[in-house]
RNA sequence: UAAUUAUCAAGAGGAUCUGAGGGGUCUGGCCCUUUGACGGUUCGCCAACCGACCGCUUUGCGGCACGGUGGCAACGCCAGAAACGAUAAGGA
Numbered sequence: 001u002a003a004u005u006a007u008c009a010a011g012a013g014g015a016u017c018u019g020a021g022g023g024g025u026c027u028g029g030c031c032c033u034u035u036g037a038c039g040g041u042u043c044g045c046c047a048a049c050c051g052a053c054c055g056c057u058u059u060g061c062g063g064c065a066c067g068g069u070g071g072c073a074a075c076g077c078c079a080g081a082a083a084c085g086a087u088a089a090g091g092a
Base pairs, nucleotide, nucleotide: 001092004089005088006087007086008085013043014042015041016040017039021032022031023030025081026080027079028078029077044072045071046070049068050067051066053063054062055061056060076084
């Protein structure tokens, strides 16, 4: 990077730096935002895809949250279009 499988209506904060946009793409809405959004740093938290560990009625199920990710406005914000986007795992 392209594909495969699975999930995407739950959940989750503070400080600091920066300074004007942001909410994946397009269209139409709607919302957040100088009472500082988005993004960075840091600590915290949420969750449980993979691994570890434990248990069981053991090709699986449950627990845990130690490790690897991931996440912490609104149903992936809503609708339409696009086999679109995000995350995980094992391969190529």

SAM riboswitch aptamer (S box leader) from an Acidimicrobiales bacterium, 92 nucleotides, folded computationally. The coordinates come from a structure-prediction model, not an experiment, and the mean pLDDT is 87. Rfam family: SAM riboswitch aptamer (S box leader). Rfam's curators write: The SAM riboswitch is found upstream of a number of genes which code for proteins involved in methionine or cysteine biosynthesis in Gram-positive bacteria.